[in-house]
Context: one part of a larger RNA
RNA sequence: UUGGGUUUAAAGGGUGCGUAGCCGGGAUAUUAAGUCAAGUGGUGAAAUCCUGCAGCUUAACUGUAGAACUGCCAUUGAUACUGAUAUUCUUGAGUAUAGUUGAAGUGGGCGGAAUGUGUAAUGUAGCGGUGAAAUGCUUAGAUAUUACACAGAACACCGAUUGCGUAGGCAGCUCGCUAAACUAAUACUGACGCUGAGGCACGAAAGCGUGGGGAGCGAACAGGAUUAGAUACCCUGGUAGUCCACGCUGUAAACUAUGAUCACUCGUUGUUGGCAAUACACAGUCAGCGACUGAGCGAAAGCAUUAAGUGAUCCACCUGGGGAGUACGGCCGCAAGGUUGAAACUC
Numbered sequence: 001u002u003g004g005g006u007u008u009a010a011a012g013g014g015u016g017c018g019u020a021g022c023c024g025g026g027a028u029a030u031u032a033a034g035u036c037a038a039g040u041g042g043u044g045a046a047a048u049c050c051u052g053c054a055g056c057u058u059a060a061c062u063g064u065a066g067a068a069c070u071g072c073c074a075u076u077g078a079u080a081c082u083g084a085u086a087u088u089c090u091u092g093a094g095u096a097u098a099g100u101u102g103a104a105g106u107g108g109g110c111g112g113a114a115u116g117u118g119u120a121a122u123g124u125a126g127c128g129g130u131g132a133a134a135u136g137c138u139u140a141g142a143u144a145u146u147a148c149a150c151a152g153a154a155c156a157c158c159g160a161u162u163g164c165g166u167a168g169g170c171a172g173c174u175c176g177c178u179a180a181a182c183u184a185a186u187a188c189u190g191a192c193g194c195u196g197a198g199g200c201a202c203g204a205a206a207g208c209g210u211g212g213g214g215a216g217c218g219a220a221c222a223g224g225a226u227u228a229g230a231u232a233c234c235c236u237g238g239u240a241g242u243c244c245a246c247g248c249u250g251u252a253a254a255c256u257a258u259g260a261u262c263a264c265u266c267g268u269u270g271u272u273g274g275c276a277a278u279a280c281a282c283a284g285u286c287a288g289c290g291a292c293u294g295a296g297c298g299a300a301a302g303c304a305u306u307a308a309g310u311g312a313u314c315c316a317c318c319u320g321g322g323g324a325g326u327a328c329g330g331c332c333g334c335a336a337g338g339u340u341g342a343a344a345c346u347c
Base pairs, nucleotide, nucleotide: 004318005317006316007301008300012315014202015201016200017199021195023193025089026088027087028086029085030084031083033082034081035078036077037076039075040074041073042072043071050066051065052064053063054062055061092192093189094188095187096186097184098183099182100181101180104178105177106176107175108174109173110172111155115151116150117149118148119147120146121145122144126137127136163170164169207248208247209246210245211244212243216242217241221237222236223235224234259314260313261312262311263310264309267292268291269290270289271288272287273286274285275284296303297302320347321346322345329340330339331338332337
C1' cells in the first nucleotide's frame, strides 16, 4: 500500500457554517471527452521469457524461425452507462399562507423566601461545634425572640421517563427585540441537493488582563482535633475565586465513550406538540422523547425504524505496550499553556 476497522479491545474531529474537491432525482434530443470493438495502420531496439527446428557425444550453452512484448499513438465505428450542451418535469430542496409550541438567545423592569450585617427592643449565661472534644464567639450582654434598614447571590413548590437549543448549554415573574421547529391545506421556484480538506464562527469549568462588586460558599493559608505521623479526611476562621462589564484562553469522561446525509427492514407500550375524527367505545396520521422485544448483527455485554441491521455518498481517525501526547521545530497565547508531533532505547 491492498485489505480490515473506529459503543466498551487502538480509533468519530467539542459543535456549526461553508470554499475547493468528491458524490448526486425523472424525461427527451444532440455530442462523442471517459467507456467499448472477437476493426485497420504505425510503433513497442537487441538480448531475456515461451514454442518449433538445428549445432557441440548429452546437458548447460549456442544458432535460426516464429510467437510474445498484455503498452502507446493515429484512424474507423458503437452509444447502454458517466460527462458536456439544450429543452423539460416534480417526488429531493426551498419559498409563500394560516396556526401551534418551548427553561432557545439577548437587553430592560419587578418579586418573595432564605442568609449575612447594622440599629433599636425584650432577656440572661451561655452559644457554637463533634464520634467525643477543642480552637472560636459571649457580662464591653452573645445565642434566642421581635421590629426596621441595607447588601449580594441563587430562584423552593410546579418539575417529569418533560421541553428548547448545532454543540457548550438553558429554569422566579414580566416587557421589548431576535431566531427556530412542527402541523395543515393549497400555490409557487424547478435539482437550487448531500458531504466537506483548508478557512471562519461558537465553545462548560478552571485560569489570565483592566475596572467594579463581594452576602453565602470557599483552593491557598492559620488554628483546633484525629493519628505512630496527618503537609488529609472532621471542626473554627479565611484570601484568590465564585458575581457584573469588556478583552483573552480554546480545553473536558466537550459522552449516546456511537460523524453527517439518504433509502429500506416484525411488533408491544408510555409520553410531548400539531392535525383529523368522535354520543360512548374502538381507533388514525406527522414530527419528537422514552421503555420492552423479534429477525438480523455482535467476541460478548448488548444494539434492535432514535440500529451497533441491510445498502449508498462524503469527511475524520486507528495500526503492539512503554518511552510520550514527551523532545525538537513551526503556528497561536500576556502568561498558564494549546495545537501540530517524532526518535533512540526497552519489553